[in-house]
This record gives sequence, structure tokens and C1' cells, in this order.
RNA sequence: GCACCGGUAGCUCAGUGGUAGAGCGUGGGAUUGCAGAUCCUAAGGUCAUGUGUUCGACCCACAUUCGGUGCU
Repeated sequence: GCACCGGUAGCUCAGUGGUAGAGCGUGGGAUUGCAGAUCCUAAGGUCAUGUGUUCGACCCACAUUCGGUGCU
């Protein structure tokens, strides 16, 4: 330099055009003599950035940026 993959909750990851989710973690509650485990519940997201396509974009296109892999 070229090609490909990835960036979504504090962490690990789903979600291939029509209201953004799970597990773990965190706060509250139930239970317990206290805790752990278990159960219930809640909070937490400019979906890497910008522009475009579309009635509508996490999803499609282009550019930028960060990380990874391969080739030279």
C1' cells in the first nucleotide's frame, strides 16, 4: 500500500429495513439470626463519526477514524 472482519449497556455479545435485547455486573425488594445462593424488580444506550439513499436505517451506499487478520 491492497483486501477482508469488527466498533451496539460497566463487561462479553445478539440484533441483515418497521418500538434496541440477553447473560454477567450494579441499585432496591423478598428470603436468611447475618451472609451466600435463589427469586422479583429497576436504572443504565447520541448503536465509532459524518454525509447520503429511503415514508422509515444498528441494518444499505460513500468518506473518515480505531482495533484485528491476511497478502505484498
Description: Predicted 3D model of a 72-nucleotide RNA (transfer RNA) from Xylariaceae sp. FL0016. Its Rfam family is "tRNA". It is annotated as a transfer RNA. The prediction has a mean pLDDT of 84. Taxonomically the source falls in Xylariaceae (Eukaryota, Ascomycota, Pezizomycotina, leotiomyceta). The sequence is in RNAcentral, with records from ENA.